[in-house]
Order: sequence, then C1' cells, then structure tokens
RNA sequence: UGUCGUCACCGGGGGUGCCCUAAAACGUUAGGGCUGAGACAUACCCCAGGAACCUGAUCCGGGUCAUUCCGGCGGAGGGAGCGUGAUGCGCGGAACGC
Repeated sequence: UGUCGUCACCGGGGGUGCCCUAAAACGUUAGGGCUGAGACAUACCCCAGGAACCUGAUCCGGGUCAUUCCGGCGGAGGGAGCGUGAUGCGCGGAACGC
C1' cells in the first nucleotide's frame, strides 16, 4: 500500500406468515404441524461485487389442509458503513545484517 481473505468491535438496515387443537369468543393465550437462516429470538439474515428486505402485488403459473410453499415477474425499481481495529496474504519501497 490493496475494489483481497479471516476474525473482532462499534454503528446501521430487515422479516416474522400459514394450518390444526384447546380455553376463550373473533381478538388474544397455550400446545402441535408446514416452509425457512430466522415465524418474536441473550436469536437470525443483510450493509454496496448490496436477491437481506421492500415495491409492483388483492399480480401470473404450479402445488398445498393452508400460506408471502415453489417458480415466474427479475439483474425491473427502491434499499442500510464504501466504518474502526487485529491478523494473514499479495505488491512496492527503505534501513540494517549476511
């Protein structure tokens, strides 16, 4: 010194749905099931090489007991640090020693 790797720290961004049963009475609580990293967790995911996530969308096709379950839409639009430190590696240079 680097559009580099790993780790840590600080900071920031994000999602939380569907089905069944019981109490209860339409909104919750508890338990179970589905998908998933995560379905409210001392968690999980993402932070620009940005598919984390949101919008389009009460969208289209398939499938399911059901769903934001799968695919399409789609590399479409938007989207949060080009943070700090340690260490490794690469490149370049200097001094000293041989």